[in-house]
Context: one part of a larger RNA
């Protein structure tokens, strides 16, 4: 140095499964519910199938009767109008019995009895005569019509049962039930029993919390414009005067003067480009005002608009000047809201006015257009629908290393460790040793930030084997210093050659105790090591507790239980051969 064979499993981010974790998808699916919006099923009225009787309330409409004392008055005069006559042998007063009402006087009525009268106008009374008649009010009673609501009862629809019929059907027969059930249509309601579906997005992963239009400032890097879960703040309005116009007017503060009166109340005089005011925020702006105050008013018009600013679109903004009719002003002139930039919401559907344009053979009608207006926290604010919330650890897919958990990288804020200043402590004296307040650094062993290879896969904690390497050394070595007499110490400086224990507890690493030691160091290795072992913790599928949740489930809470892959190709290492 080839080559062979045994033999170990560092490596090939070995092999195996298009990672189950995690994020993504206007992807599934299974569960869940006081999510949605429907369906069984269940209640509920009304038709129908559905019929005969008898007996009650109720309601309204007819029709017949009753009812109705305040007092004065022959007395239990309802209101109004006609009116001189009404009633009687189809039987009047009277007596005698029932039934009603009754503010006990009487009224109504029936029945017997009786046998030819009885009542009004007359006279008192606010008002007349149930003497008749009409029309009503009010109580109550008969009748009829509709309407509605109960009881009983029946049988023949309909249902159930038995016999007969050939041990069948249909018929019959006989029993029970029955207009009830039960069905069909129409309606309201209950409805995870069952279905289909939604459950936004931005995000230094996701969740969780915050935000989503708009106005103002700054980041903005002197045009315009600009991004972040970058630093501050507003707005979802207000005003019929806080608008138009014509005339006036000048502020905050200050100084000096002045009863009560003061730092500051009203009064005078002076300074005084503006710091006040300007409805509300911030800029910008404003006195020759846009502020402050007074007169008149309604341009807070209708019909339009050169030409611009802005802008992907769609919005959004300024606009002279012309016609109509105004306001205000002698007039020139100004006036199509407000000192200006926030005070929003398209586009269907819809309402109401208006125009009178279409309107199906023609007139209407009904519908529509067109022109004006109202109706969205359509606030997730360019607005998927009028109409929507959980859970998966049963769990699928399709994708991400566009994006989390492991390692690793980069950072080194935290961590460790070292230095520099020394104010102090160290009886005295900063530095023997200890060092506040702060400063400067190195380390890459924590705890994170970041998202850079890797989700068609890099197995995560502790143990156990089995190394190795660093030193800022825990012990052996060698020195400096000492607040070192001696021993024992305490700092520091050099040194990694070798060592660096046995136990209890708990999965633990760690930490605590027990006993010993010269000493029981302290990191790196993919928190070394699982194609070496292991599988106690953690991190499927099961169960339970405590919570939390309506629930389904759900907890860096706990609790019992859970499947760790026979063959080494290559290189690397270890034995042995062979050339």
């Nucleotide at each position: 140095c080839u080559c062979g064979c045994g033999g170990c499993g560092g490596g090939a981010c070995a092999a195996a499964a298009a990672g189950a974790c995690c994020c993504c998808g206007u992807g599934a699916a299974g569960c869940u519910u006081u999510a949605c919006u429907g369906c069984a099923a269940c209640c509920u009225g009304g038709c129908a199938c559905u019929g005969g009787a008898c007996u009650g309330g109720g309601g309204u409409c007819g029709u017949g009767g009753c009812u109705g004392u305040g007092u004065a008055g022959g007395a239990u005069a309802g209101g109004u109008g006609g009116g001189a006559g009404g009633c009687g042998a189809u039987g009047a007063a009277g007596c005698g019995g029932g039934g009603g009402c009754g503010c006990c006087a009487g009224c109504c009525u029936c029945c017997g009895u009786g046998g030819a009268g009885c009542c009004a106008a007359c006279g008192g009374u606010g008002a007349a005569a149930u003497a008749c008649c009409a029309c009503c009010c009010u109580u109550c009673c008969g009748c009829g019509g509709c309407c509605u609501u109960g009881g009983c009862c029946c049988u023949a629809a309909c249902c159930c049962c038995g016999g007969u019929g050939g041990g069948g059907a249909a018929g019959c027969c006989g029993g029970g039930g029955g207009a009830c059930c039960g069905u069909g249509c129409c309606u309201g309601g209950u409805g995870g029993g069952c279905a289909g579906u939604u459950u936004g997005a931005c995000u230094g992963g996701g969740g969780c919390g915050g935000u989503c239009g708009c106005c103002u400032c700054c980041u903005a890097a002197a045009a315009g414009g600009u991004a972040a879960c970058g630093g501050a703040g507003g707005c979802g309005u207000c005003c019929c005067a806080a608008g138009c116009u014509c005339c006036c007017c000048u502020c905050a503060g200050g100084g000096c003067g002045g009863a009560u009166g003061g730092a500051c109340a009203u009064c005078g005089c002076c300074c005084g480009c503006a710091g006040c005011g300007u409805g509300c925020a911030u800029g910008g702006g404003c006195a020759g005002a846009a502020g402050g105050g007074g007169g008149g008013u309604u341009g807070a018009c209708u019909g339009c608009g050169a030409g611009g600013c802005u802008c992907a679109c769609a919005a959004g903004c300024c606009g002279a000047g012309c016609a109509g009719a105004g306001g205000c002003g002698a007039a020139a002139g100004c006036c199509g809201g407000g000192c200006c930039a926030a005070g929003u919401g398209a586009u269907c559907c819809u309402a109401c006015g208006g125009c009178c344009c279409c309107u199906c053979g023609u007139g209407g009608g009904a519908g529509g257009g067109c022109c004006g207006u109202g109706g969205c926290u359509u606030a997730g604010c360019g607005g998927a629908c009028a109409a929507a919330a959980g859970c998966u650890a049963c769990u699928c897919c399709g994708g991400g290393g566009a994006u989390a958990a492991c390692a690793g990288g980069c950072u080194g804020a935290u961590c460790g460790c070292g230095c520099c200043c020394a104010a102090g402590a160290g009886u005295u004296c900063c530095c023997a040793u200890c060092g506040a307040c702060g400063g400067c650094g190195c380390g890459g062993u924590u705890u994170g930030g970041c998202a850079c290879c890797u989700c068609u896969a890099u197995g995560u904690c502790g143990a156990c084997u089995c190394g190795u390497c660093c030193c800022a050394u825990c012990c052996u070595g060698g020195g400096g210093g000492u607040g070192a007499a001696g021993g024992a110490g305490c700092u520091c400086c050099c040194a990694a050659g070798g060592g660096u224990c046995g136990g209890g507890c708990u999965g633990u690493u760690c930490g605590c105790c027990c006993g010993u030691u010269a000493a029981a160091g302290g990191g790196g290795u993919a928190c070394g090591u699982g194609a070496g072992u292991u599988g106690g913790g953690u991190u499927c599928a099961g169960a339970a507790c405590g919570u939390c949740g309506u629930g389904a489930g759900a907890c860096a809470g706990u609790u019992c239980g859970g499947u760790c892959u026979c063959u080494a190709u290559c290189u690397g290492c270890c034995g042995c051969g062979a050339g």
Description
Predicted 3D model of a 579-nucleotide part of an RNA (large-subunit ribosomal RNA, domain V) from bacterium HR23. It matches the Rfam family "Bacterial large subunit ribosomal RNA". The prediction has a mean pLDDT of 86.